[in-house]
Context: one part of a larger RNA
RNA sequence: AGGUUGUUAAGGAACUCGGCAAAUUGACCCCGUAACUUCGGGAGAAGGGGUGCUCGUAGCAAUACGAGCCGCAGAGAAUAGGUCCAGGCGACUGUUUAGCAAAAACACAGGUCUGUGCUAAAUCGAAAGAUGACGUAUACGGGCUGACACCUGCCCGGUGCUGGAAGGUUAAGGGGAUGAGUGAGAGCUUUGAACUGAAGCCCCAGUAAACGGCGGCCGUAACUAUAACGGUCCUAAGGUAGCGAAAUUCCUUGUCGGGUAAGUUCCGACCCGCACGAAUGGUGUAACGAUCUGGACGCUGUCUCAACAACCUGCCCG
Numbered sequence: 001a002g003g004u005u006g007u008u009a010a011g012g013a014a015c016u017c018g019g020c021a022a023a024u025u026g027a028c029c030c031c032g033u034a035a036c037u038u039c040g041g042g043a044g045a046a047g048g049g050g051u052g053c054u055c056g057u058a059g060c061a062a063u064a065c066g067a068g069c070c071g072c073a074g075a076g077a078a079u080a081g082g083u084c085c086a087g088g089c090g091a092c093u094g095u096u097u098a099g100c101a102a103a104a105a106c107a108c109a110g111g112u113c114u115g116u117g118c119u120a121a122a123u124c125g126a127a128a129g130a131u132g133a134c135g136u137a138u139a140c141g142g143g144c145u146g147a148c149a150c151c152u153g154c155c156c157g158g159u160g161c162u163g164g165a166a167g168g169u170u171a172a173g174g175g176g177a178u179g180a181g182u183g184a185g186a187g188c189u190u191u192g193a194a195c196u197g198a199a200g201c202c203c204c205a206g207u208a209a210a211c212g213g214c215g216g217c218c219g220u221a222a223c224u225a226u227a228a229c230g231g232u233c234c235u236a237a238g239g240u241a242g243c244g245a246a247a248u249u250c251c252u253u254g255u256c257g258g259g260u261a262a263g264u265u266c267c268g269a270c271c272c273g274c275a276c277g278a279a280u281g282g283u284g285u286a287a288c289g290a291u292c293u294g295g296a297c298g299c300u301g302u303c304u305c306a307a308c309a310a311c312c313u314g315c316c317c318g
Stems, first nucleotide, its partner, number of pairs: 001313008010304002014302001019299001027051005036041001038147001052069005070074001082297007089289002094106002110145007122131003148284004153214003158211002160207005167202003173196002215233005242276001243273001254270005
């Protein structure tokens, strides 16, 4: 000097990105326990009290009660929840980047679309064959969403998919022409035409829990302001409900309210949504979370501000 521990006056988060770390709490019994809620929970909520030993006669044990005794201290040491309030995200238990990420990511039950009638679809395999499945549409495969509650608006013009088949287009082949060859067949066709000729494409419909999309300008009310209202242009249709400075808001520390002596964070509102929005789901939501954010109580060497002690290591002397 460092490491690992222990204790600390007064204060008690003033530390710091942030209470990180440490401290507090802690077992068992009794009392008691809020909002909210899917009525199961929340809940060990919170918050209080207790705990040793001896005796209570002539059976034993446990508990309760009573009486007494000892100590500073009775879960006498050790092991053994800090708690509460509000919000975001994800319903939940679970899974994950073996070796920087455990999460809001993945999964999930549930929802929905779609394919598949069985020698199923799909997948592996030149194939045989196998999985699917010794299953059979309440089954199996694929996509999206992700408990539950309330819901899920408008657009089929583009792309995709499904269906349609009248017409247009369209390959080889058929057909055609010519010579050689016994033939099979091989060629040729700037004279090489006309005709026939499938799917596809064009075309016609449907389909958005398919990929996706969901406007602009101008005017208008008897203060002003604003515009329920009107006009006009464009579009396939012009964003409905709900939510909204949000994990989304640039301007922005928006404005107002709350909390603080003081709050770029936080909570509640407003809506001018740069650039929310409905299964790339929208909005809520009890419970849950080594999740993220803000606050309170308790607690503390995190700090004001450092001190001392124990052990270990390094260094110096020997």
Molecule: large-subunit ribosomal RNA, domain IV
Organism: Oscillospiraceae bacterium